Model confidence (mean pLDDT): 81 of 100. This is a predicted structure of a 68-nucleotide RNA (transfer RNA) from a marine eukaryotic metagenome.

[in-house]
RNA sequence: GCCUGUAGCUCAGUGGCAGAGCGCCCGGCUCAUAACCGGUCAGUCGUAGGUUCGAACCCUACCGGGCC
Repeated sequence: GCCUGUAGCUCAGUGGCAGAGCGCCCGGCUCAUAACCGGUCAGUCGUAGGUUCGAACCCUACCGGGCC
C1' cells in the first nucleotide's frame, strides 16, 4: 500500500423485512446404522463515530486476519 471481517463452518446479500448450503437438535423411513425426507435452533452484520427519512451496504478512525 492492497484485500478481507455477516449464523457453529463456508459464503450470498452493494441504500428499504438479515439469507442459502453444510452442521446441531427433534421426528419420519429401517430389524438397526448410513443415505434420504420433514421440522426446528440459529446473528450487537468486528468496534466507535459520521452521512441519510432510512446503513450489513456510503465515508472516517481504530481492532483482528491475509498478501506485497

Its Rfam family is "tRNA". Rfam links the family to the GO term triplet codon-amino acid adaptor activity. Rfam classes the family as a transfer RNA.